[in-house]
RNA sequence: ACGGAGAGUUUGAUCCUGGCUCAGGAUGAACGCUGGCGGCGCGCUUCAUGCAUGCAAGUCGGACGAGAGAGCGGGCUUCGGCCCGUAAUCGAGUGGCAGACGGCUGAGUAACACGUGAGGAACUUGCCCUACGGUGGGGGACAACCACGGGAAACCGUGGCUAAUACCGCAUAACGUCACGUUUCAUACGGGAUGUGACCAAAGGUUUCGAUCGCCGAAGGAGAGUCUCGCGGCCUAUCAGCUAGUUGGUGAGGUAACGGCCCACCAAGGCGAUGACGGGUAGCCGGUCUGAGAGGAUGAUCGGCCAGAGGGGGACUGAGACACGGCCCCCACUCCUACGGGAGGCAGCAGCAGGGAAUCUUGCGCAAUGGGCGAAAGCCUGACGCAGCGACGCCGCGUGGGGGAUGAAGGCUCUCGGGUUGUAAACCCCUUUUGCUGGGGAAGAAGAUCUGACGGUACCCAGCGAAUAAGGCCCGGCCAACUACGUGCCAGCAGCCGCGGUAAAACGUAGGGGCCAAGCGUUGUCCGGAAUUAUUGGGCGUAAAGGGUGCGUAGGCGGCACGGUAAGUCUCUUGUGAAAGCUCCCGGCCCAACCGGGAGAGGUCAGGGGAAACUGCCGAGCUUGAGGACGGCAGAGGAAGGUGGAAUUCCCGGUGUAGCGGUGAUAUGCGUAGAUAUCGGGAGGAACACCCGUGGCGAAAGCGACCUUCUGGGCCGUUUCUGACGCUGAGGCACGAGAGCGUGGGGAGCGAACCGGAUUAGAUACCCGGGUAGUCCACGCCCUAAACGAUGAGUGCUAGGUAUGGGGGGUAUCGACCCCCUCCGUGCCGUAGCUAACGCAUUAAGCACUCCGCCUGGGGAGUACGGCCGCAAGGCUAAAACUCAAAGGAAUUGACGGGGGCCCGCACAAGCAGCGGAGCGUGUGGUUUAAUUCGAUGCAAAGCGAAGAACCUUACCAGGGCUUGACAUGUCGGUGGUAACCCUCCCGAAAGAUUGGGUGACCCCUCGGGGAGCCGUCACAGGUGCUGCAUGGCUGUCGUCAGCUCGUGCCGUGAGGUGUUGGGUUAAGUCCCGCAACGAGCGCAACCCCUGUUGCCAGUUACAUGUGUCUGGCGAGACUGCUCCGCACAACGGAGAGGAAGGUGGGGAUGACGUCAAGUCAUCAUGGCGCUUACGCCCAGGGCUACACACACGCUACAAUGGCCGGUACAACGGGCUGCUAAAGCGCGAGCUGGAGCGAAUCCCAUCAAAACCGGCCUCAGUUCAGAUUGCAGGCUGCAACUCGCCUGCAUGAAGUAGGAGCUGCUAGUAACCGCGUAUCAGCAUGGCGCGGUGAAUACGUUCCCGGGCCUUGUACACACCGCCCGUCACGUCAUGAAAGCUGGUAACACCUGAAGUCGCUUCGCCAACCCUUACGGGAGGUCGGUGCCGAGGGUGGGACUAGUGAUUGGGACGAAGUCGUAACAAGGUAGCUGUACCGGAAGGUGCGGCUGGAUCACCUCCUUU
Repeated sequence: ACGGAGAGUUUGAUCCUGGCUCAGGAUGAACGCUGGCGGCGCGCUUCAUGCAUGCAAGUCGGACGAGAGAGCGGGCUUCGGCCCGUAAUCGAGUGGCAGACGGCUGAGUAACACGUGAGGAACUUGCCCUACGGUGGGGGACAACCACGGGAAACCGUGGCUAAUACCGCAUAACGUCACGUUUCAUACGGGAUGUGACCAAAGGUUUCGAUCGCCGAAGGAGAGUCUCGCGGCCUAUCAGCUAGUUGGUGAGGUAACGGCCCACCAAGGCGAUGACGGGUAGCCGGUCUGAGAGGAUGAUCGGCCAGAGGGGGACUGAGACACGGCCCCCACUCCUACGGGAGGCAGCAGCAGGGAAUCUUGCGCAAUGGGCGAAAGCCUGACGCAGCGACGCCGCGUGGGGGAUGAAGGCUCUCGGGUUGUAAACCCCUUUUGCUGGGGAAGAAGAUCUGACGGUACCCAGCGAAUAAGGCCCGGCCAACUACGUGCCAGCAGCCGCGGUAAAACGUAGGGGCCAAGCGUUGUCCGGAAUUAUUGGGCGUAAAGGGUGCGUAGGCGGCACGGUAAGUCUCUUGUGAAAGCUCCCGGCCCAACCGGGAGAGGUCAGGGGAAACUGCCGAGCUUGAGGACGGCAGAGGAAGGUGGAAUUCCCGGUGUAGCGGUGAUAUGCGUAGAUAUCGGGAGGAACACCCGUGGCGAAAGCGACCUUCUGGGCCGUUUCUGACGCUGAGGCACGAGAGCGUGGGGAGCGAACCGGAUUAGAUACCCGGGUAGUCCACGCCCUAAACGAUGAGUGCUAGGUAUGGGGGGUAUCGACCCCCUCCGUGCCGUAGCUAACGCAUUAAGCACUCCGCCUGGGGAGUACGGCCGCAAGGCUAAAACUCAAAGGAAUUGACGGGGGCCCGCACAAGCAGCGGAGCGUGUGGUUUAAUUCGAUGCAAAGCGAAGAACCUUACCAGGGCUUGACAUGUCGGUGGUAACCCUCCCGAAAGAUUGGGUGACCCCUCGGGGAGCCGUCACAGGUGCUGCAUGGCUGUCGUCAGCUCGUGCCGUGAGGUGUUGGGUUAAGUCCCGCAACGAGCGCAACCCCUGUUGCCAGUUACAUGUGUCUGGCGAGACUGCUCCGCACAACGGAGAGGAAGGUGGGGAUGACGUCAAGUCAUCAUGGCGCUUACGCCCAGGGCUACACACACGCUACAAUGGCCGGUACAACGGGCUGCUAAAGCGCGAGCUGGAGCGAAUCCCAUCAAAACCGGCCUCAGUUCAGAUUGCAGGCUGCAACUCGCCUGCAUGAAGUAGGAGCUGCUAGUAACCGCGUAUCAGCAUGGCGCGGUGAAUACGUUCCCGGGCCUUGUACACACCGCCCGUCACGUCAUGAAAGCUGGUAACACCUGAAGUCGCUUCGCCAACCCUUACGGGAGGUCGGUGCCGAGGGUGGGACUAGUGAUUGGGACGAAGUCGUAACAAGGUAGCUGUACCGGAAGGUGCGGCUGGAUCACCUCCUUU
């Protein structure tokens, strides 16, 4: 020393930037739900709106004169009373003091208003205190009262009487005041002291006679007030200039006092970027809230100051006011009125209305504290003390404590076992705070007596009884707390992110839980978190942010050494920083809140003493910063004048002939009137090839032929001169590409706009042909840019290497050939360091200092308005409403690219056969239907599920039936001639329902019964009903592609990378080599099966019979093993030998991490949902077979490589007992009869074959092709072939003559062609799965299409290009700009008018005090009235600022799936962006100049590595 926490949200992920949001605290609060008690506080933040009623400031009879007057005494009396005296008391008026305090409020005020510290030698002060002196003697009035009068009233007038501490002379008087003089202090002209002269006072009351309260003068004090000054504290420059009493002087006035405070005159000043003037907002402070602090916000209650009292003005009185409960006037409003006039001011306490989200009782008391008056008693006091209302806040207490498991019931949930609510309850024991009743009962009183509103209150005692007392919010993350049901992008939630589209921990309800608790939440506001305005404590290459560049003013900052000073700075001390508050300690209410006491803390403050390092200031120096001189040097630096050649175009002439030109390809265009081409001559304008170089120069913009003139800057060398002369630079000034503007020239080429031709869906573009402004010059404007190194200027410091431009030196030499050093410039690489990363790195983006500019989320917007500039275009300056939860930077992994590289695949190419056309078959869509059940839908659905729908299947339709059910388990009851079987009756299509009869059981047994069966009942069954987007399982696909990952290590802040990249190689992430990697896993390969060769063994029912063939089993064989060559000595590749087979021999099985919410709830399983006399079950019939069409896959063909007829050969795989079926016979045939053999190497299908081969006919024809369709007659299966089977014979003979665009398969025993078998199956095969027979063609090659792998690059994509995204238009909503105007507000100005009132003048009216007087009158003085200046307000006028509104109009933001296009992101398909200009529905296009924040390829140069 006591003190500092973060989180959510941009992304697929990451780091950074950056905003938004949350958790905390606070509150004069309000709202919602709830509410037991007490203590202490607080309670109109809005209309400084209006107020009914009551109260809030009076008091003194000991200042005064009347009046009233209880009682007492006396007198009179007609007994009603009257009179006199005394006198408590009351009391209007005169008079005094107090009403300037206390109380309320915050409108105004940006000011000496406030705070703080000084000053007044420029001031005032009633009451109070201290000490001094005085208080003598007179005078005249006016209220009250009386009389009369006016008025509705308020009130007033006239006349008369009267007292005083009221008023007025006179006397006296100083330490007072004034004048003059002397002296002193000194900052004064007005301080102090002193002398002389002049002038100015007074009031009495009471009294016990002691006195006391007063009064007057002067001095001091205390407290109070007033004036002045330094410093401090809001926003706005889209307010930049303001000012005539303005600034100063002299004089007069005024004030308590200084002062332009006021006036006259004189001078022309004063203020301002250190922000005047203007506008907006606001009472200030102690403090309060927050914060680690620095700060930020705030100014309720309490305290100090200020200001205000319905709005505005004014003075009077007074010690004090320009006066809240006083006066006058104007205005607004309210009330009374007899209409003539009057009254009023709650921002005092209560209270009312209104406004508002919102803020209390018309209470008690002066008992205490304090105030006014009084000699006092006392009176007054809505100040104050208390009580009431309000959970408004803070603090405290309670709603019970202990025991209690069968873990009760109930609730919720459940996998049905349980779990949870939960020791919670019940129940037992106990306590009594609180509550109720009864009893006692304070302190607060100071002061001996008396005196308490609060209050019978606090507190104490006793009794009663767990009794009277719990809610609110939340439970997706942040953030602590989870399940069920309901709902179904609905209803709703939401602080941010976001939830809800049928299993929602996010909505609603319930159960449970969490957090607080007489409260809990919500809303508003402030601080915090926010280092998100950054002084503490941020930034500006790419995130927002360096001014386009220079010169330079103010300002800021400034080299080395010495002396002085002491403003800054440091230290000590003094004063002050009120109290309350805050912190610490102690104490009082039971504790706490609250309160008391003590200490501390708190200022950029003021005075004094000291220090002198640093900064400042003064003085005198220095040379290293800066500058000059001298000697050299390079250069597209600038300006002017002149000169030159090449090229384009045009003109003239020659040669020459049909084209030229242009493009991806065309066309427009030019050309027979002679182009293009070519030669010669000429004209004119513009630009200067090569040299030319990350070369040079310049501040930047920028500068390029050569020569001359003028001119700026820089570098090097010498160390000669000056002596800090420096750096930066707000304003200011100058320069400033291109485009553009003005005037005048010029105009060759190029070329916005424009015209034409193409392209295209369109093409206001890209391409082509023309072409005007312009581009050029002179002069004048404009002043912008990707004006960029996206990097301000200056200085110092901090490794190097290398290249290059300019200069100097050393060494050496013939020589500047090499080598080395050094200064200045221009690049690259790189260490430390920095950076979010990329990168920067002595040319810093490193380490520091100085100065300037700039930034603070995105959009709105560099826009509007205002101002300044401009001829215009426009530029500079520069917002807000509204809206979003992001917008961004860098890097990562993917994906993608009409980016690149490498490489594969029947991917293309080369071939063969096809499909697409026809007919038919099958499937699908569509349509139809009572139903045409359902699913599958690009590849990867469509001869698919289905390896076979006439019934069945069957899930569909219409109809007829059943209801514990066709099927399972269990419970309860029943059944013993029951179950079952057979026969039978009725209805019927059957199912089903109904009748009668017969036979007639089984197992166990303790003989009671039990089991099984059946009937009934209840639980339940059942479902091809829904959800494949709730799922398991299975499957398809990329893809048999070569990939996908992990451990450890290493690199990176991190996502992640490395490994896996690289060089080779392979079918392969296959292998080798290299390498911050080393290993490993899933894949590849191999292991498995079939096949090809062979050995051995066995061989039944096989052929042959010696072996052999064949079948089965066990083995062998192939491994780049061998040779040569290539490569890198590797991996591997090429060739060859041997071998049946050679480099994976062929085929199969085998499918990594994953993708497609791919497919399947209808194979099965399964969560959830819905059905339950039906969405279940049974039955017969129909349908799934429909048919204008469309598609997919096939079959058969179109014929002669064929068809038909006859003859002749050769297979393999398989299958067979409700089965295959031989021989033989019948039939043209399907088939039938038949029945041998065979559960099969034996028998049968099946002598199996067909294509093939041999011979014959057909001769190019819709045919002897093709066979659809149809008729007739048959066969077979089956209960049954009508809808709807297959086959046979005869007859019929359709389309079709080789198939558009396009598409498919296949690389060898393959394609193609040929037949055979089999599963399913009663029957049904052009389909599926297999089998063998015959048996090709082609592959140059990887440019292209498709798919894929690896590396790399760009990206605004990540739902990943089927991505993203821009602008117009249309519709809706919202805010906003402009606008003919319209309506208000504010503050000034000019003029007119002008109340009250002060001041001035006047005053012939009026007047007691003093003076004179003959007592009439006069004077002095005053005053009514009049008048002048000023003057609130009102009126008129033109402007300023500001607000609202406004037909219409401009853009903007947002909104669901609207329209048109496709601009941008990849080379985005014309690289993009940019300033400007023109054009166009729109994004946009084009011209000129600029930028890289452009991909790709090539070349050059440089650098790095080896």
This is a predicted structure of a 1506-nucleotide RNA (small-subunit ribosomal RNA) from a Dehalococcoidia bacterium. Lineage of the source: Bacteria > Bacillati > Chloroflexota > Dehalococcoidia. It matches the Rfam family "Bacterial small subunit ribosomal RNA". The sequence is in RNAcentral, with records from ENA.